[in-house]
RNA sequence: AACGAACGCUGGCGGCAGGCCUAAUACAUGCAAGUCGCACGAGAAAGCGGGAGCAAUCUCGCAAGUAAAGUGGCGUACGGGUGAGUAACACGUGGAUCAUCUACCCUGGAGUGGGGAAUAACGCUGGGAAACCGGCGCUAAUACCGCAUAUACCCGAGAGGGGAAAGCAGCAAUGCGCUCGAGGAGGAGUCCGCGGCCGAUUAGCUAGUUGGCAGGGUAAAAGCCUACCAAGGCUGUGAUCGGUAGCCGGCCUGAGAGGGCACACGGCCACACUGGCACUGAAACACGGGCCAGACUCCUACGGGAGGCAGCAGUGGGGAAUCUUGCACAAUGGGGGAAACCCUGAUGCAGCGACGCCGCGUGAGCGAUGAAGCCCUUCGGGGUGUAAAGCUCUUUCGGCAGGGAAGAUUAUGACGGUACCUGCAGAAGCAGCUGCGGCUAACUACGUGCCAGCAGCCGCGGUAAUACGUAGGCAGCAAGCGUUGUUCGGAGUUACUGGGCGUAAAGGGUGUGUAGGUGGCGCGCUAAGUUCCGUGUGAAAUCUCCCGGCUCAACCGGGAGGGUGCGCGGAAAACUGGCGGGCUAGAGUACGGGAUGGGAGAGUAGAAUUCCUGGUGUAGCGGUGAAAUGCGUAGAUAUCAGGAGGAAUACCGGUGGUGUAGACGGCUCUCUGGACCGUAACUGACACUGAAACACGAAAGCGUGGGUAGCAAACAGGAUUAGAUACCCUGGUAGUCCACGCCCUAAACGAUGCAUAUUUGGUGUAGGUCAUUCAGUUGAUCUGUGCCGGAGCUAACGCGUUAAAUAUGCCGCCUGGGGAGUACAGUCGCAAGGCUGAAACUCAAAGGAAUUGACGGGGGCCCGCACAAGCGGUGGAGCAUGUGGUUUAAUUCGAUGCAACGCGAAGAAUCUUACCUGGCCUUGACAUCCCAGGAACCCUGAAGAGAUUUAGGGGUGCCGCAAGGAACCUGGAGACAGGUGCUGCAUGGCUGUCGUCAGCUCGUGUCGUGAGAUGUUGGGUUAAGUCCCGCAACGAGCGCAACCCUUGUCCUUAGUUGCCAUCAUUUAGUUGGGCACUCUAAGGAGACCGCCGGUGACAAACCGGAGGAAGGUGGGGAUGACGUCAAGUCAUCAUGGCCUUUAUGGCCAGGGCUACACACGUGUUACAAUGCAGGGUACAAACCGUUGCCAACCCGCGAGGGGGAGCUAAUCGGAAAAAACUCUGCUCAGUUCGGAUUGCAGUCUGCAACUCGACUGCAUGAAGCCGGAAUCGCUAGUAAUGGCGUAUCAGAUCGACGCCGUGAAUACGUUCCCGGGCCUUGUACACACCGCCCGUCACAUCACGAAAGUGAGUUGUACUAGAAGUCGUCACGCUGACCGCAAGGAGGCAGACGCCCAAGGUAUGACUCAUGAUUGGGGUG
Repeated sequence: AACGAACGCUGGCGGCAGGCCUAAUACAUGCAAGUCGCACGAGAAAGCGGGAGCAAUCUCGCAAGUAAAGUGGCGUACGGGUGAGUAACACGUGGAUCAUCUACCCUGGAGUGGGGAAUAACGCUGGGAAACCGGCGCUAAUACCGCAUAUACCCGAGAGGGGAAAGCAGCAAUGCGCUCGAGGAGGAGUCCGCGGCCGAUUAGCUAGUUGGCAGGGUAAAAGCCUACCAAGGCUGUGAUCGGUAGCCGGCCUGAGAGGGCACACGGCCACACUGGCACUGAAACACGGGCCAGACUCCUACGGGAGGCAGCAGUGGGGAAUCUUGCACAAUGGGGGAAACCCUGAUGCAGCGACGCCGCGUGAGCGAUGAAGCCCUUCGGGGUGUAAAGCUCUUUCGGCAGGGAAGAUUAUGACGGUACCUGCAGAAGCAGCUGCGGCUAACUACGUGCCAGCAGCCGCGGUAAUACGUAGGCAGCAAGCGUUGUUCGGAGUUACUGGGCGUAAAGGGUGUGUAGGUGGCGCGCUAAGUUCCGUGUGAAAUCUCCCGGCUCAACCGGGAGGGUGCGCGGAAAACUGGCGGGCUAGAGUACGGGAUGGGAGAGUAGAAUUCCUGGUGUAGCGGUGAAAUGCGUAGAUAUCAGGAGGAAUACCGGUGGUGUAGACGGCUCUCUGGACCGUAACUGACACUGAAACACGAAAGCGUGGGUAGCAAACAGGAUUAGAUACCCUGGUAGUCCACGCCCUAAACGAUGCAUAUUUGGUGUAGGUCAUUCAGUUGAUCUGUGCCGGAGCUAACGCGUUAAAUAUGCCGCCUGGGGAGUACAGUCGCAAGGCUGAAACUCAAAGGAAUUGACGGGGGCCCGCACAAGCGGUGGAGCAUGUGGUUUAAUUCGAUGCAACGCGAAGAAUCUUACCUGGCCUUGACAUCCCAGGAACCCUGAAGAGAUUUAGGGGUGCCGCAAGGAACCUGGAGACAGGUGCUGCAUGGCUGUCGUCAGCUCGUGUCGUGAGAUGUUGGGUUAAGUCCCGCAACGAGCGCAACCCUUGUCCUUAGUUGCCAUCAUUUAGUUGGGCACUCUAAGGAGACCGCCGGUGACAAACCGGAGGAAGGUGGGGAUGACGUCAAGUCAUCAUGGCCUUUAUGGCCAGGGCUACACACGUGUUACAAUGCAGGGUACAAACCGUUGCCAACCCGCGAGGGGGAGCUAAUCGGAAAAAACUCUGCUCAGUUCGGAUUGCAGUCUGCAACUCGACUGCAUGAAGCCGGAAUCGCUAGUAAUGGCGUAUCAGAUCGACGCCGUGAAUACGUUCCCGGGCCUUGUACACACCGCCCGUCACAUCACGAAAGUGAGUUGUACUAGAAGUCGUCACGCUGACCGCAAGGAGGCAGACGCCCAAGGUAUGACUCAUGAUUGGGGUG
């Protein structure tokens, strides 16, 4: 785009078309083919009228020569239906018919004389239920039969012979007929060339088969039929068989070439319940004729009969699905008739259904900064929307009323009171469907929450869905709109036009070669192909163009074109083909050479392994990662000598050689193949390719017979392992070897068919020839074999004169993945199996090449307390603290590998507090706005656990002249407040981590089809993408480093509260004095590989040294690139959405967060003598203090109390530093270690220490004697160890954050573990190895195969059977016309028999389909 459509929702009108695609299923009822009295005989009745009769009734006339029936003629073979069958001369196209027929019609010619015998109807009669049948008798014709005539007619060589007729109507003229032959028109039969389906898992078919002769037969050629003779005919250009199918003009699609279809209209064919058969006829083997058989239906008196809608309507059934039992012969056409006329479900019309195409309408204009409603909203507004309302107007269509055709020629109109015209009323009666994630035009809200659902493909939906459902809006089409189905297109995705095969699917394993296809250079002829011209045909309709008719269009009419095809005639001769005759460049032969693991057979050699014999010799050997099995004291291994046997041939040996491929390797001999080079003598296109066919074909395997040293499937044992039917080890049989015969497959690979030609190069190598050289030196050339590369090709990788380039010829093969190289079938094979080779079903991919990452029990380089080397811990104990778990009314919440767990929490008795229980409040504890009242505020009492409730008193402020206002409080109403409620996977911000790792990027340029690459890789170097050099790159940014703070040295400045060398003074830097020193805190200096030597590319840099307080980043801190982990946090804060609103908000009391069988993390105190206890003596830094630090002094054993000086701090205080040093005790003990736990008594803070604080004293004195597997920190002022301070804080710390004191050990080194960086490699990974993914098993489900069989259909062969019927034979029976004087004959009929033959039967095959217990694999989940 289309449709003979169907389904869903919806539906106003008209025109034109079309309407059982399925059951060629079965059919009730009516109708669809009759007509002619001018061919013929006969001939009613009802009714009306008359007459007779009392009446029943009889009779006459009309009805009427009518109806009905019969004889006869023409028609019924047309028209109408259907598509079952048919793969065929059925159809299409073009021819042939000297091989034919033709009623009715037309043209012209001739004739139409004279006779005869019957028969239906009818009458009488018989049988039967009926259908119908019989007997006797009468009768007519355009029915039937002779005779005559016979021209052209037929037979026959001829002579000669044969063979016709009908009349009717009319007063007549005449008309209509009849007979014979000729021609025409139209129609029909037959034959031939060419054309158009699928299957080879159908390869051979054929006996009337092919041909001939004779005969028969037909309208007609012919094996069409019969007898005889011959043995042919068809087939890979697809016979035969199977499946499917009416064919064509045309229709749909497509740019075309094609592809699909064949409904309606037109042509042809076939069929008429199924099968067979003939009759009649001009024509039939006959839809509404006949006979027979069969199935089915109906009637029956059971004896017999009747029927055929695939005609028009209609019914049942089938189905997703397809109409009225209509009107009329008015028109067109057909049959009959002289005609009137009759018949006509052909046809013309109407009806039904949006089934299709086409046209029209459902209103038009004005109308708001824009009503209401609805929807959205950032709450401002926006949308629906000039849409509505309203005003003005119109009336198509529809409705009502009136008129009213053409179609018809004189007449006749079903349609039809239709088309059309006029009038009337009134916007009045008339819009839906689908879609809105992308493709694809059109977006928001709500609901839902991987549910419900959507979906053509991709895919949507797991709480913010433009994708589901609804709504608003929007888009598209519109009396329709969607869906489903089907066809073509897109699809260059079967490729003729117009594709491919190295790696994506695809080159046969290799050759020889038949058919076929293709084929070198001249010449001549031909004209099959080819080209051109003319001509015939290519029906009409359809199509295209033009013109015209319905108001337009659809539709219809006229004209022209086209119709790519076929036939005939002619012309040309280039090319292809054919024929003839030449050539030598292709191909082959000959001759001469050298090369060769080419093949076959026979022989032979040495090394090695193993075995046997003997000698020497002694305890092991062997084997492995390590072992064991095994061998060995019966003497192995080792070693020496001798022997046996089999297999294979080191070195040479080489991307070297040979062969078609598989393949081929010691040496010698015999036989034998091919290639190469040279010469140019011979042949003269002999060529290339190659379906079939034939031959060869590694390894394994099979058969028979040998052989067997080594090796070695199976097998056994030993190891390894979770297991180990493996890898490793010890053994070991087939086999490996030989002969003969099979098998016929390989990653049989260059994953690259063969042949020929053309197209830049470089460099090796093998063989030959020529030239050259001192030289096998070099060069040229031919044939092979490699590498690198140009153009070109390629998706890229790559190929590249050995093409995957450019061309030609031929063969083979491919057409998404899986199913599957499977099943079935055939064929080959001894078997194993090979070759050929599907489908159902299922998926939305499978695949190639390259790119960037990530990963690897891949490689290279490098780093880090990563390992190693060390020191100290953890893991064991007690306690503290956090977590899990459990418990609970609640034990609030969060954090969960590293990177949660002394974390948020720098501090839970109340508060905090978010949790629980109970008691209360509802505009609220808090913010803004409004109204009323009151300053605010303070004091006292009562009830209550308190929140709260209530009573009383005091108090009157600030601004303003006043009205009033501001802050605050109380009460009231509503907008709203509030939420530590949910979502960290909706977010901002902040943070952790990789990681202080050295990386991460950009611009321009260049390369690549592209993703991307380059830069950033490479050579060095560094802590560093730090720097240097090189380089199709050149630059730049974020990171690194530096700049900042602190610390280490010095200088300058400044000296109080700091300091004190000198002077004086003192208990005391206390005071005077001083500012040198220390110190303080501000500013400077200093370090840069700067200097020297060495190494290095003379670079960057590295190593060593000097100087220096400090040396190569001096130490420490702050500082954290692009990004990763949907990492953490909605409970810091902020915030979208959702939820809640007398509660999930707020207030209060009490409780809980402190629970306790357990488990884990982090700490602390210890286990002791490098210690503990007691006493004495020293030396810090940093920090804090007015709600505070708190001195002296007094009290208390002590915690502490009293006290009150000083200090807003270099001034006073906290404050004692401790380890250390020294003295004494303890002497290895669960202790003078250790301090848990518990009891009693206290102190302090606080409203309050019961749950649940810290501290003190006395008493108690638990576990624990250095810690399993495992695991952590640390590289120097570090670890370890000792104390001091601070934040939070009323109080409360073993934690955290800081400070100073004492102060080590070790690092060979980078193999390994962990993490990381760069380069490279492989990848089937990309949520990226915590990836991907294979097979069994289990379950569910689907399709398929096998299967004892079973059922059905189609069909072959053989035999049997034999209805009806044609033909033939017979002449028993019957017999009108003709012949005959007659007898009789000819002819005919019935009958009988014979040939052929349908259905049926029997037997046996083949093919197909269905089904089958069980079974096999496969697909999906």
This is a predicted structure of a 1421-nucleotide RNA (small-subunit ribosomal RNA) from an uncultured bacterium. Its Rfam family is "Bacterial small subunit ribosomal RNA". Gene Ontology terms of the family: ribosome and structural constituent of ribosome.